[in-house]
Context: one part of a larger RNA
């Protein structure tokens, strides 16, 4: 390399959208690239096989014959694949008619609590902890009431529920906005699918600048605990969390399961629409589709467990693995402000 894997042993790119490329619905036509049959010339000779013959015999040799496989060349066939033509309408989209939904984006309003800060009242302790201590209090804390003000998050409703490609997305309101499902069949006619490179979203940290800071809190301080305690516990508290603009580009980014399509027993739930029984309505009963989940037969699987949302049969593209350690390192490059990130080894056992 082939071969054989990728949910948990090595292995699915965080996610998408797409360009080359590869790979494709259903009918007829058309030429024959491709396929496939014949039949020819070549593919030196010696070697290899096959029969024969000559050295007593073998080897070794002398005659002859003849394949496979290739280049080409010429006659045919026309299912398939690919190609001209012209068509369907199931894939695939479009325009209609409804509909759920924390989908996104800026905008404005809102209570509760925290904390601060003024005013009352009131007069010794608050707070912490296994247990103190540091720490706050007669310079009036903590407690309570009214008042103000910042700032960030939005209890209850919640749910195994919804939406988004994923990251993720929850107080209300109206504004712009994309996508989805279902229903009815009008319209176009294969217009799909996957996608090496590239584009563009991307959590938390961290990074520049500018503002903003209640409460939380890496770093530090401090009190404790211990033999020690750079740690768990406690007191504070700074970055940082938050806005706005630009960078970073990783996560156990998980479903540890790429991406489409088409078939394969069911049971029982949630969502969202459709039609049908029903009824004065709504419930109620069975049922399509489409997402969500649980259970479970054939299957499959080293087990575990998977199972119409498959890890089952199967087809196409695409990423990736290939013994351990060294190593996701070194070196070189490429992108970053930097932090590091993408690529990505030799050595050794």
């Nucleotide at each position: 390399u082939u071969g054989g894997g990728c949910a948990u042993a090595a292995a699915g790119u965080g996610u998408c959208u797409g360009u080359a490329g590869g790979u494709g619905g259903c009918u007829u036509u058309u030429a024959a690239a491709u396929u496939c049959c014949g039949c020819c010339u070549u593919u030196a000779a010696a070697u290899c096989c096959c029969a024969g013959g000559a050295c007593u015999c073998a080897a070794c040799c002398c005659u002859g014959g003849a394949c496979a496989g290739g280049c080409g060349a010429u006659g045919g066939a026309a299912a398939c694949u690919a190609c001209c033509a012209a068509g369907c309408u199931g894939g695939a989209g479009u325009a209609c008619a409804g509909u759920a939904g924390g989908g996104g984006c800026a905008g404005a309003g809102g209570g509760a609590a925290u904390u601060u800060u003024c005013g009352a009242u009131g007069g010794a302790g608050c707070a912490a902890u296994g247990a103190a201590a540091u720490g706050c209090g007669u310079a009036g804390a903590g407690a309570u009431c009214a008042g103000a003000a910042a700032g960030a998050a939005c209890a209850c409703c919640a749910a195994u529920a919804g939406c988004g490609a994923a990251u993720g997305c929850a107080u209300u309101c109206g504004g712009c906005u994309a996508g989805g499902c279902c229903g009815a069949c009008a319209c176009u006619a294969a217009c799909a699918c996957u996608g090496a490179g590239a584009a563009a979203c991307a959590a938390a940290a961290g990074c520049u600048a500018g503002g903003g800071g209640a409460g939380c809190a890496a770093a530090u301080g401090g009190g404790a605990u211990u033999a020690g305690a750079u740690a768990c516990c406690c007191c504070a508290a700074u970055a940082g969390u938050c806005c706005c603009a630009a960078c970073c580009g990783u996560a156990a980014a998980c479903g540890a399961u790429g991406g489409a399509u088409a078939c394969u027993a069911g049971g029982c739930u949630u969502u969202g629409u459709g039609a049908g029984u029903a009824u004065c309505g709504a419930c109620c009963c069975g049922u399509g589709c489409a997402a969500u989940g649980u259970u479970g037969u054939a299957g499959c699987u080293a087990a575990c467990a998977c199972a119409u949302u498959a890890a089952g049969u199967a087809u196409c593209c695409c990423g990736c693995c290939u013994g351990g350690g060294g190593a996701g390192u070194a070196c070189g490059u490429u992108c970053g402000c930097a932090a590091g990130a993408g690529u990505g080894a030799a050595c050794u056992c």
Description: The prediction has a mean pLDDT of 86. This is a predicted structure of a 349-nucleotide part of an RNA (small-subunit ribosomal RNA, central domain) from Amborella trichopoda. RNAcentral holds the full RNA, with entries from SILVA.